[in-house]
RNA sequence: CAUAACACUCUGGAAAGAGAUUAAAUUCCGCCGAAGGAGCAAAACUCUCAGGCAAAAAUACAGAUGGGGUCGC
Numbered sequence: 001c002a003u004a005a006c007a008c009u010c011u012g013g014a015a016a017g018a019g020a021u022u023a024a025a026u027u028c029c030g031c032c033g034a035a036g037g038a039g040c041a042a043a044a045c046u047c048u049c050a051g052g053c054a055a056a057a058a059u060a061c062a063g064a065u066g067g068g069g070u071c072g073c
Base pairs, nucleotide, nucleotide: 001072006067008066009064010063011062012061017029019028020027030053031052032051036049037047038046039045
């Protein structure tokens, strides 16, 4: 000098019942898969333990600002 991982902030960001029931996710039935977890060489694939199923919030993932600074020069 430049740069990976990494965390914060901002933006985008899906799916599935505003079912019945209960004081209350309390219970019953149905469903989703992109927090996480498990299986597999690995995975956005599979499972659905957890989580979720109006909107909102949150979510993997992607991009960007500054931060950071492994390796390298």